[in-house]
Context: one part of a larger RNA
Order: sequence, then structure tokens, then C1' cells
RNA sequence: GGAUGAACGCUAGCUACAGGCUUAACACAUGCAAGUCGAGGGGCAGCACGGGGGUAUCAAUACUCUGGGUGGCGACCGGCGCACGGGUGCGUAACGCGUAUCCAACCUUCCCGUUACUCUUGGAUAUCCUUCCGAAAGGGAGAUUAAUACAAGAUGGUGUUUCACUUUCGCAUGUAACUGAAACUAAAAAUUAAUCGGUAACGGAUGGCGAUGCUUGACAUUAGAUAGAUGGCGGGGUAACGGCCCACCAUGUCUACGAUGUCUAGGGGUUCUGAGAGGAAGGUCCCCCACACUGGAACUGAGACACGGUCCAGACUCCUACGGGAGGCAGCAGUGAGGAAUAUUGGUCAAUGGUCGAGAGACUGAACCAGCCAAGUAGCGUGAAGGAUGAAGGUUCUAUGGAUUGUAAACUUCUUUUAUACGGGAAUAAAACGUCCCACGUGUGGGAUCUUGUAUGUACCGUAUGAAUAAGCAUCGGCUAACUCCGUGCCAGCAGCCGCGGUAAUAAGGAGGAUGCGAGCGUUAUCC
Repeated sequence: GGAUGAACGCUAGCUACAGGCUUAACACAUGCAAGUCGAGGGGCAGCACGGGGGUAUCAAUACUCUGGGUGGCGACCGGCGCACGGGUGCGUAACGCGUAUCCAACCUUCCCGUUACUCUUGGAUAUCCUUCCGAAAGGGAGAUUAAUACAAGAUGGUGUUUCACUUUCGCAUGUAACUGAAACUAAAAAUUAAUCGGUAACGGAUGGCGAUGCUUGACAUUAGAUAGAUGGCGGGGUAACGGCCCACCAUGUCUACGAUGUCUAGGGGUUCUGAGAGGAAGGUCCCCCACACUGGAACUGAGACACGGUCCAGACUCCUACGGGAGGCAGCAGUGAGGAAUAUUGGUCAAUGGUCGAGAGACUGAACCAGCCAAGUAGCGUGAAGGAUGAAGGUUCUAUGGAUUGUAAACUUCUUUUAUACGGGAAUAAAACGUCCCACGUGUGGGAUCUUGUAUGUACCGUAUGAAUAAGCAUCGGCUAACUCCGUGCCAGCAGCCGCGGUAAUAAGGAGGAUGCGAGCGUUAUCC
């Protein structure tokens, strides 16, 4: 000098963009953050519509009872999603990350393409109803019912397994293809009736698992470490390879090119600095990993050993009728604590995206916006031109006088960014759904029409008023740009280093002046 997720002191006009618990992975009140589908199902708690009966009434109408008839729909069964998105950096010195390669050792819901099929049946169960136990959380029994829930059977090949035969290819175990034989394995319907689902198989796409080479901290005041340890044979397990696990056999394996141990730490893209080489850092954004009160475990599922799922153990907090229960903000806000220190218990699904749905749409603290904070970067402003009797006042000197503040002010002319008031006023929106038309020709494409804006009456533009609303901070002995006076008297104090102050202090305090930067300026901390 540059830099910072900074803090502190003094000061402070505006706009845009980006940023905001670096400490206690400390504890959390409250609200929200994952639902959706009635075009899978039985139903009807609530709402609405219409129907039937009754009472009052001349009637209209009012009241009441009834029945899922219709729209729809709480709870329930079922499907898909909840493994994404969002948070944090505890752990991890590791194939965790980065990079390169391999998988002839693998899986992949939804999506796309191709082929074939979608047959016949059955028994339950939740909700509802009856009843019992319990303070509650919740649970038991009986009766009854449905499905795209569950189960049985049929059919079945380019599927799977085994065997036989031939050929191709490969670094090897082997792989791919044809043929033949045996065994095994499917399905689900719905509706507005031409759509949408289901099953099997192959291929694609996407996502993921795994393996290997090289790289990726400190300490030798850590020198030996290791029995599933190293390898083999056989098996189990897995989507798959493998001591991943197991029985048996052998005794190996790593290590001064640093094993083992201890300490520290998420890694990378990147960021800061530097001419570069290098050094330091890993906050925001993106990719990967790990974690979800602490430890362990599996279930479901295409995918988890699962942040807002389950079970067990533990610590803590809460409720209790003392028998027993409930909970997990390292999601968004917010609270306490810790700390030098870090924001609102805001708005909207309008856009972008996600889940579900045929769609309309629903949900979405993702996201987009707004609020707070000079905490950063950039831009703008606090006026411009003229104006000497160099006014007054201040300060100062060699003091009838001069110097300086200083074109500074006054005064004249001008401007209106900004400010205030009034008026106008966006882009961000492309659509989708309906309706109509056209093309191909049967579910797609195109056109027309209709509809949708949180931010926002915001940005921006115009008009009016009037210099009007807007400057500080640090320093002035040398390093280092900028000097005099007063008071103090080794006191009070200053200080980054050298040092200054004991009666003429350019170094402490005040004043005038000057210098530097400027809505900031200094100090402290850290890195180069």
C1' cells in the first nucleotide's frame, strides 16, 4: 500500500447492486416451512342444491323430519410425493474431495421409442355402527362393506435359471449372437367414450453405486504397526465386485519414499495479495461430501439406514388423575444465553422452478419481493459564474503600519440534480384452461378470442417553489503532506518506532492557520 462476512470512536444527504451469528453442532415459547388426487374406493361429519313427508297457512312462504339423489367433501382405505428443495460444518487427513480412467462386476420411480398382452375368480380390512378400558396419549372386542388394496388360478416370449451345440469379439476371469430342451414368473381399472392407466420385454435418457493411478495438513520430543490382520479355496450376502461376512488352509501385509500414533481441518471451483514465482483464505454463489438432541438399529421404498418417519438406549424439557405419556428450529421468522459483533415473529405464489392432478387448480418461509443495518462497492449531491474598499471580526508580527483567514463573505446574475408539493405512469406476461377456425390425420401443431401483476400508483416522466433540505474526521518533531501563539512546567499527559514534557514545548492541552481524505474519517484485529 492492498484486502475484510469485521468491531469500536466521532460524524452522516440520496440512489443502485451485492452482503449480514466468524462465538454456544448452546437451549428453545409461538406461528408457518409437504402435500395432492373424488377421472382409484366405500361412504356422508360439515356446506350448498334439488326431492319426499308432516305442521301452520287461501296461497306465497316459514318451521321440522327424512333420504347420498346432485355439486362437493372432514376423517378413512388406496396411489404418487415426502430420498427433491432448504439448513449446518460436528465428524472426517479419507478414494472424503480434485483430476484422469475403468465397470466384460451393477441398479435406475417418473420420462421417450418399439413389441406383445390387459383373461377367470376369491377371502379380508379401515372408515361408519355397537361396546369396553384409560386423566390423557391412545388401545381392545363384536358386527358390516369397497377398491387401481391383498391373494389364487389361466395364458405367456426376444425375460430368468440350468444343460447341449456353433460362431464372433476381448487384457483375463470371460462376453455377444443363433438353435434346441426343461423349469419358473404378469396385469387394473376409471371416466364426460377416446382418452388415460396397468403388465412383460428390449433400447434410450436421467440419476446413482463401485474400482483404480496421481494429488491433497503438522509433529520423529510418535519407530515399529497389524490376527479378519495379508493371501488362497469354498460358501453366505448384495443391484453388483470384494474378508463385506463365515468355515478351513497358509503366514503373510504396511514401514525412514515416514507405517502406526497424537494434534488440527469438510474438499474443490474460487477469493485476497504479489511484476511473477509464491504465500494466505475457503464467508456469499456453484459442484461434491458429512450430519440432523447424543449413540445404535432396521422397516418401507426405484431410491433412505430417512432434518419436520419408526424402534431401542441416554441426557434434557414439558403434561399427569402418579398408573403413564409428549418433544427435538444445524428450515423461515422469532426468544434466552454466549459475545466486540450480525436483521422482520413482513407480503405474494404475479414470475422462475418443484410435488400431486386429465385439467381447473391446491400446496410451496424454494423463489420473487418488501423491512432493518454506512457493514461493502459504484454513482450523485451539499451549488455555479462574477465580485477588492482586499469590509467587519478573529489570529499574528519587527505593531501610526503590515501579514493571514480571503473571492472567502456581503452584493449581482444564473441553475434546480436533490428536496417538497401536484399530475401522468410502466416493462417484467410468455401463457395455460375454455370457445371458434385451419393443417396433418386421432392427438399433436398453428391462428383468433378470453383471462392473470405481489413488488406498485413503485421505477420513470412532467410542472411549480426556492440556494432553497444536506460536511465531517484525522493529522501538522522526523519517518510523512502540513506552523505559530497562549496556558502548563518530568506535572497533566502523548507515543507505531526514534522519542517529547524539569519556565521561551512546531511532539502533552486549547486557539488561529495549514495538510490529507471526504459521507465518510480514524483506531483495533487478521492476511499478503
This is a predicted structure of a 528-nucleotide part of an RNA (small-subunit ribosomal RNA, 5' domain) from an uncultured bacterium.
RNAcentral holds the full RNA, with entries from ENA and Greengenes.
Its mean pLDDT, the model's own confidence on a scale to 100, is 84.